[in-house]
Context: one part of a larger RNA
């Protein structure tokens, strides 16, 4: 390289948008680049084939003869398939009309419960914490309880293998701005499509920079315990951080450990959204789109999977190729840094 693979053995980029590239629906006509047929040319020598033949006593070997030969050039022909050109179509795709659901995103405002702190009242000796304690707090009046105030963060119930989003993720309420999806009609466009190297964008938490904020929680740190020790687990405190704005970082068991798109292939049973039929209504039945469970054939090393495929196929991309060394060194690129990304070899089993 080929081949074979990628849920769990090595292997699906964290996710999207998309240029190039690859691939591409139905019908008719044309063309003849690919494709196919045929003629001619070419196809050196060696090599290869021959029930041809010569020379070494044979053979190997050497020589003569005949033949095959990929590929290429050129003429003629074929027109199914691919390409190209033209015309048309509507099943893919998009638009449009009418409906629908939703924690989808951004911003502004606002609400109640709770924790903490502050002020005041009542009140007196404890409180807190644990396996048990102690550190801590408290007669300078704590804890408990009532009233008032401040401030920050998160939104109980509703709540659901329920919804939305490409993924990360999204949950009080109201308003403004805004993205996407689904259903029904089949009115319009007429293949406008699929995938996607590079590129660009998004991307939890932690971390970084500058400025705010700081209730609770809480790395580090201090103390108390436990213990042989205790750099921990438990307890009392507590800084960064957690929150906001702006800019970086670009990683995760970023997981369904399962790339995207399309088609086809038994059933059963829940649930979300919308529709048809039926009905006074409920119910029942049925279509589409999602989301669960069970399960057949098939697949699978097994586990399992099983119309939300890991089945049967096609297109395109990414990735794997024994373990360690190593996702490391060096170099490049990116970053303020932390580091990220790309990525070896010696050696060794």
């Nucleotide at each position: 390289c080929u081949g074979g693979g990628u849920g769990u053995a090595a292997a699906g980029c964290g996710c999207g948008u998309g240029c190039a590239g690859g691939c591409g629906g139905c019908a008719u006509c044309g063309u003849a680049a690919g494709u196919c047929g045929u003629g001619c040319g070419u196809g050196a020598a060696a090599g290869c084939g021959c029930u041809c033949u010569g020379g070494c006593u044979c053979a190997a070997c050497c020589g003569g003869g005949c033949g095959a030969g990929g590929a290429c050039g050129u003429g003629c022909g074929a027109a199914a398939c691919u390409g190209c050109g033209a015309u048309g179509c509507u099943a893919g795709a998009g638009g449009u009309a009418g409906g629908u659901a939703g924690a989808g995103g951004c911003g502004u405002g606002u609400g109640g419960a709770a924790u903490u702190c502050c002020g005041g009242g009542u009140g007196u000796a404890g409180u807190g914490g644990u396996g048990a304690a102690a550190u801590g707090c408290g007669u300078a009046g704590a804890g408990a309880u009532c009233c008032g105030g401040a401030g920050g963060a998160a939104c109980a119930c509703c709540a659901g293998u329920g919804g939305c989003g490409a993924a990360g993720g999204c949950g009080g309420c109201a308003c403004g701005c805004u993205g996407g999806a689904c259903c029904u009609g089949a009115c319009c466009u007429g293949a406008c499509g699929c995938u996607a190297a590079g590129a660009c964008g998004c991307g939890a938490a932690a971390g970084c920079a500058u400025g705010g904020g700081g209730a609770g929680c809480g790395a580090a740190c201090g103390g108390g315990a436990u213990u042989a020790g205790a750099a921990a687990c438990c307890c009392c405190g507590g800084u960064a951080g957690u929150c906001c704005a702006u800019g970086c970082c670009g990683u995760a068991a970023a997981c369904g450990a399962u790339g995207c798109a399309u088609a086809c292939u038994a059933g059963g049973u829940g649930u979300u959204g919308c529709g048809g039929c039926u009905u006074a209504a409920c119910c029942g039945u049925u279509g589409c789109a999602g989301u669960g469970c069970c399960g057949g054939a098939g697949c699978u090393a097994a586990c399992g999977u099983g119309a939300u495929a890991a089945g049967u196929a096609u297109g395109c991309c990414a990735c794997c190729u024994g373990g360690g060394g190593a996702g490391u060194a060096c170099g490049g690129u990116c970053g303020c840094a932390a580091g990220a990304u790309u990525a070896a070899a010696a050696c060794u089993c």
Predicted 3D model of a 349-nucleotide part of an RNA (small-subunit ribosomal RNA, central domain) from a metagenome. The RNAcentral record of the full RNA draws on SILVA. Its Rfam family is "Bacterial small subunit ribosomal RNA". Gene Ontology terms of the family: ribosome and structural constituent of ribosome. Its mean pLDDT, the model's own confidence on a scale to 100, is 86.